This is a predicted structure of a 346-nucleotide part of an RNA (small-subunit ribosomal RNA, central domain) from Paenimyroides marinum.
Lineage of the source: Bacteria > Pseudomonadati > Bacteroidota > Flavobacteriaceae > Paenimyroides.
Rfam family: Bacterial small subunit ribosomal RNA.
Context: one part of a larger RNA
RNA sequence: UUGGGUUUAAAGGGUCCGUAGGCGGCCUUAUAAGUCAGUGGUGAAAGUUUUCGGCUUAACCGAAAAAUUGCCAUUGAUACUGUAGGGCUUGAAUGAUUGUGAAGUAACUAGAAUAUGUAGUGUAGCGGUGAAAUGCAUAGAUAUUACAUGGAAUACCAAUUGCGAAGGCAGGUUACUAACAAUUAAUUGACGCUGAUGGACGAAAGCGUGGGUAGCGAACAGGAUUAGAUACCCUGGUAGUCCACGCCGUAAACGAUGGAUACUAGCUGUUCGGGAGCAAUCUUGAGUGGCUAAGCGAAAGUGAUAAGUAUCCCACCUGGGGAGUACGGUCGCAAGACUGAAACUC
Numbered sequence: 001u002u003g004g005g006u007u008u009a010a011a012g013g014g015u016c017c018g019u020a021g022g023c024g025g026c027c028u029u030a031u032a033a034g035u036c037a038g039u040g041g042u043g044a045a046a047g048u049u050u051u052c053g054g055c056u057u058a059a060c061c062g063a064a065a066a067a068u069u070g071c072c073a074u075u076g077a078u079a080c081u082g083u084a085g086g087g088c089u090u091g092a093a094u095g096a097u098u099g100u101g102a103a104g105u106a107a108c109u110a111g112a113a114u115a116u117g118u119a120g121u122g123u124a125g126c127g128g129u130g131a132a133a134u135g136c137a138u139a140g141a142u143a144u145u146a147c148a149u150g151g152a153a154u155a156c157c158a159a160u161u162g163c164g165a166a167g168g169c170a171g172g173u174u175a176c177u178a179a180c181a182a183u184u185a186a187u188u189g190a191c192g193c194u195g196a197u198g199g200a201c202g203a204a205a206g207c208g209u210g211g212g213u214a215g216c217g218a219a220c221a222g223g224a225u226u227a228g229a230u231a232c233c234c235u236g237g238u239a240g241u242c243c244a245c246g247c248c249g250u251a252a253a254c255g256a257u258g259g260a261u262a263c264u265a266g267c268u269g270u271u272c273g274g275g276a277g278c279a280a281u282c283u284u285g286a287g288u289g290g291c292u293a294a295g296c297g298a299a300a301g302u303g304a305u306a307a308g309u310a311u312c313c314c315a316c317c318u319g320g321g322g323a324g325u326a327c328g329g330u331c332g333c334a335a336g337a338c339u340g341a342a343a344c345u346c
Base pairs, nucleotide, nucleotide: 004317005316006315007300008299012314014201015200016199017198021194022193023192025088026087027086028085029084030083031082033081034080035077036076037075038074039073040072041071042070048066049065050064051063052062053061054060091191092188093187094186095184096183097182098181099180100179103177104176105175106174107173108172109171110154115149116148117147118146119145120144121143125136126135162169163168206247207246208245209244210243211242215241216240220236221235222234223233258313259312260311261310262309263308266291267290268289269288270287271286272285273284274283275282276281295302296301319346320345321344328339329338330337331336
């Protein structure tokens, strides 16, 4: 390379947008570039293959034919692909109508709880644990009542629920913005799919500047436990967690399953719509779950939300360790990220 693969054995990019490229619906006309057929030219000789012949045979040598899978020209064919023109509506998009949701951004706001402060009542303990101690408390704690302050998070509803491309999103109200679904079939008329390079978004932790700090709490201190205890348990507690702006760009970023389209038995829940029916219920579309037929699979399992049957495009894999390391480069304030070997060894 051919080929084979990527849920769990090595292997799906964290997600989306999109450039080049690759691939692409139905009917029709033209063309004839690809494609197919014929003819002509060329494709040196030697060599190769086949058939004859010459040395007593063979090696060797000679002759003829074939092959030389190619290229050029020309004459035709037109199914498919291409190119150009015309048309279509089922793919795609737009519109209209009706809905849906914890989708996003900003502002305002509510109650419970913790904490703190002040005041009242009240007196000797509180707290914590397996048991204790550190700690708090007669300068009046814990408990309880009232008021005040402040920060963070939103009980119940709540659910294999819903929404979002993913990360993720949950008290309430308002404003702005986006999406999706169903119905309709008004408009455009293939405008589509995928997507190297690139761009945007991207949990937590971390970083920079300025705020904020109730609770929790790396580090740290003390008390225990223990042979030791740089831990698990306890008392404290700084960064951080929160907000604004700017970086970082990684996760078991998981369904460990890339995206798109078509097709292929059923049963049973549920969310949001449409239709029929007085109702029970039936039917239909888009999601989201469970069980299974065939099939697939090494098996576990999967099974219309495929890991089945096919097509298109991208990404990735090729024994373990060395190693996601070294070196170089790009990015970053740094931490580090991305790209990414070899020697050697089994």